[in-house]
RNA sequence: UUCCGAUAACGGCAAACCGCGGGCAACCGCGGGACGCAAAGCCACGGGUCUCGUUGGAGGCAGCCGGGCUACCGAA
Numbered sequence: 001u002u003c004c005g006a007u008a009a010c011g012g013c014a015a016a017c018c019g020c021g022g023g024c025a026a027c028c029g030c031g032g033g034a035c036g037c038a039a040a041g042c043c044a045c046g047g048g049u050c051u052c053g054u055u056g057g058a059g060g061c062a063g064c065c066g067g068g069c070u071a072c073c074g075a076a
Base pairs, nucleotide, nucleotide: 004074005073012037013036017032018031019030020029021028022027035063041069042068043067045066046065047064048061049060050059051058052057
């Protein structure tokens, strides 16, 4: 350094739900709240799925899977 992830340590994030706001919607932001997470940090590239649309399409989900980039700690 890479792989790996422990009854280690310092910490971190935040589901459902509620309140306020944005959006046609999926959903998103802020506050509360914790189901969980060793990348539950970031990326819409592939698959999947959801929303809008008469169609061509447009948008969402990274806490669905795969992949890419970055990263704290250091037992076996």